The RNA shown here (Lysine riboswitch aptamer) has 198 nucleotides and comes from Ferrimonas balearica.
The model forms 98% of the base pairs in the Rfam consensus.
It matches the Rfam family "Lysine riboswitch aptamer". From the family's description: Riboswitches are metabolite binding domains within certain messenger RNAs that serve as precision sensors for their corresponding targets. Rfam links the family to the GO term lysine biosynthetic process.
The sequence was found by an Rfam model in a public genome assembly.

RNA sequence: AAGCAAGGUAGAGGCGCACUGCCUAUCAGUACUUCGGAGUAGGGUGAUCCCCGAGCAUCCCGAAGGAAAGGAGUCAGUGCCGAAGUGAACCGGGCGUCAUCCCGUUUCGCUGGGGUCGUAUCGAACAGGUGCGGCACUGCCAUAGUAAUCUCUGUCAGGACGACAGCAGUGGGUUUACUAUGGAGCGCUACUGAAAGG
Numbered sequence: 001a002a003g004c005a006a007g008g009u010a011g012a013g014g015c016g017c018a019c020u021g022c023c024u025a026u027c028a029g030u031a032c033u034u035c036g037g038a039g040u041a042g043g044g045u046g047a048u049c050c051c052c053g054a055g056c057a058u059c060c061c062g063a064a065g066g067a068a069a070g071g072a073g074u075c076a077g078u079g080c081c082g083a084a085g086u087g088a089a090c091c092g093g094g095c096g097u098c099a100u101c102c103c104g105u106u107u108c109g110c111u112g113g114g115g116u117c118g119u120a121u122c123g124a125a126c127a128g129g130u131g132c133g134g135c136a137c138u139g140c141c142a143u144a145g146u147a148a149u150c151u152c153u154g155u156c157a158g159g160a161c162g163a164c165a166g167c168a169g170u171g172g173g174u175u176u177a178c179u180a181u182g183g184a185g186c187g188c189u190a191c192u193g194a195a196a197g198g
Stems, first nucleotide, its partner, number of pairs: 007192005014081001016080006023073002032065006042052003046098003084111006091104004112138002115135008140183009150173003153165004
């Protein structure tokens, strides 16, 4: 000095991901409260503590009143591109307690992304979420092929930069587009690579 790599910085995929807030619909004329009727002995839960109930509960009918949470949509904003989601395990927290369930951290694993269909599950739901599988679409990388574009050689010197002379094809390489096959985000692209960052 050059090359490669770890690392670093910045980006790309697109109905891209997640979060927050207002509003809207749904939840639902449901839960619940009161009154009336009818009508019994248990009911509130999977269990227990506890509570309610013959001063007539639960359940059923009617009348009056009448929610909320979760989930969804538009808009606005924020953080981002393993964004995020999910499975398992341990731990911690939550409802009186156990179970179920919910929330959170960590570890390991899976998934490039959105769509759609089927199925299972959560859900009030025909909304939506999630798991599994199918179908095509799309982005990235690798390999192979086709087409187009640009280019290639020799001598001297030689660490590199370089100098001189010459030239175009049935060959090599760069770039772009398309096709096919395969792969996976610990990926890909650009720059940097003792700088950056701390």
About this RNA: The coordinates come from a structure-prediction model, not an experiment, and the mean pLDDT is 77.